[in-house]
RNA sequence: UGAGAUCCUUCGGUGGCCGCGGACACGCUUAUGGCGGGUCUGAGGAACUUCCGGGCUCCACAGGGCACGAUGGCGGAUAACGUCCGCCCAGGGCGACCUGAGAGAUAGCGCAACAGAGAACAGACCGCCUGGCCGCAAGGCCGGGUAAGGGUGAAACGGCGGUGCAAGAGACCACCGGGCCCCUGGCAACAGUGGGUCGCAUGGCAAGCCUCAUCGGGAGCAAGGCCAAGCAGAAGGCGUAAAGAGCUGCUCGCUCGGGCCUUCGGGUAGGCUGCUAGAGCCUGGCGGCAACGUCAGGUCGAGAUGGAUGGCCAUCCGUGCGCUUUGGCGCACGACAGAACCCGGGGUAUGAGGGGUCUCAACAC
Numbered sequence: 001u002g003a004g005a006u007c008c009u010u011c012g013g014u015g016g017c018c019g020c021g022g023a024c025a026c027g028c029u030u031a032u033g034g035c036g037g038g039u040c041u042g043a044g045g046a047a048c049u050u051c052c053g054g055g056c057u058c059c060a061c062a063g064g065g066c067a068c069g070a071u072g073g074c075g076g077a078u079a080a081c082g083u084c085c086g087c088c089c090a091g092g093g094c095g096a097c098c099u100g101a102g103a104g105a106u107a108g109c110g111c112a113a114c115a116g117a118g119a120a121c122a123g124a125c126c127g128c129c130u131g132g133c134c135g136c137a138a139g140g141c142c143g144g145g146u147a148a149g150g151g152u153g154a155a156a157c158g159g160c161g162g163u164g165c166a167a168g169a170g171a172c173c174a175c176c177g178g179g180c181c182c183c184u185g186g187c188a189a190c191a192g193u194g195g196g197u198c199g200c201a202u203g204g205c206a207a208g209c210c211u212c213a214u215c216g217g218g219a220g221c222a223a224g225g226c227c228a229a230g231c232a233g234a235a236g237g238c239g240u241a242a243a244g245a246g247c248u249g250c251u252c253g254c255u256c257g258g259g260c261c262u263u264c265g266g267g268u269a270g271g272c273u274g275c276u277a278g279a280g281c282c283u284g285g286c287g288g289c290a291a292c293g294u295c296a297g298g299u300c301g302a303g304a305u306g307g308a309u310g311g312c313c314a315u316c317c318g319u320g321c322g323c324u325u326u327g328g329c330g331c332a333c334g335a336c337a338g339a340a341c342c343c344g345g346g347g348u349a350u351g352a353g354g355g356g357u358c359u360c361a362a363c364a365c
C1' cells in the first nucleotide's frame, strides 16, 4: 500500500418561531372550575417481531407417577434462558476466523427414491476358476466355487500391499484404520507415534417413532387494587291505616305483601392507582482468559389511555444532480423504523460513517 477477519460505537449538529404530551410552582377570576403566560422535560439500536427467559399480579396447588411440550458436547456466567463466555470435537478457509439440534443406531419398531443382479445376519449381471454333456473347432447348455476386478448407487459389509489358492477370500501376514480394557494428562467433554486385546458382518437416518437425562401449574397490566354515586336484589328494624293472599268453613291471631329507615350489594362505564429509581446508567479501582462479579463516586433519562413526540426558518455537516468566471451558487435528499408494566436475550430490517485488535500478500529499512 492492497485485500480481508473480528469487536465496539454514532446517528445529522446549533439557534429561533408555532403546535402537542408530562411535571412544577405562579397570576387573574364569576373559584372542586375557567383563563393566561413561565421554567424544565418528551423514542430506539433495533422502541419492530412477540420467538424464548425472568420480575410483578391474580387464580390453582399434599406427595408421586403417566401424558404433553421444550432443551441436548463439556465446564462456567446469570434472577433465568433455547442466551452469552471459555474449551473439546466435526466441517470450511493459506490465515485472522467462520459454521454446527454436536446425547443414544448390539433396547425395540420403521425407512432408504432412481439406478442396480443385490440395500442389511446382502448379493453371482459381466468377469475369474472348475466338473459334466454337446460340438471338428470357435463355442454353447447344465451344475458348483469365488466378492479380487468391471458396472449401479448418496451408501455395496474396513483400506492397501503381499502370502496363499483351481480361482479367490482377514483364510493368513506387515502397515494404516476401527471396537473393547487399561495407563497417562485434563474438573469434564476429550486427547495421546502409550500398553494390551479382538481379524474386526452387526453400516446410514433419531430436524422418523422411540430411549435416556434435565426443565416446565395456568393466565396476563385489558394482570390486579381502591374510590364515590347508582340499578337488580338481599338482610335487619319500624309499621299494619286501606286492598289482597295463606294457615281455615268463620272469628281472633300469626305470616306474606304494599310504605318508611338502616346496612350490604357482582360486573360494565367513570376517576385514581399499578406506572416507572431500575437485576438502572456513567466513570474509576479490584477479581476473572472471558461472559460476568464486586467496591467507591456521580447521575435521574417519556409515562400517553383513542393514545403527545410534529411543522417551518436560518446556519453548519454529509450525499447526489445541475450551473460555473473553478472562488463557489442553486435544488433535492439524510437509512430502517417509532414507546404503552418493566427487564435479560434471540431473530429480522437498515444507509452513511468513526475507533480498537488481528490476518494474508507485495515492497522498503
Base pairs, nucleotide, nucleotide: 001361002360003359004358005357006356007355008354009353010352011351012316013315014314015313016312017311018310020042021041022040023039024038026036027035028034029033044336048347049346051345052344053343054342055341056220057219058218059217068216069215070214071213072212073087074086075085076084077083088102089100090099091098092097103211104210108209109208110205111204125150126149127146128145129144130143131142132141133140134139158176159175161173162172163171177200178198179197180196181195182194183192184191185190224273225272226271227270233264234263235262236261237260238259244256245255246254247253280299281298282297283296284295285294286293287292317334318333319332320331321330322329323328

The RNA shown here (Bacterial RNase P class A) has 365 nucleotides and comes from Bifidobacterium tibiigranuli. The same sequence occurs in records of 3 taxa. Rfam family: Bacterial RNase P class A. By type it is a ribozyme. The model forms 95% of the base pairs in the Rfam consensus. Its mean pLDDT, the model's own confidence on a scale to 100, is 75. A source record names the gene rnpB.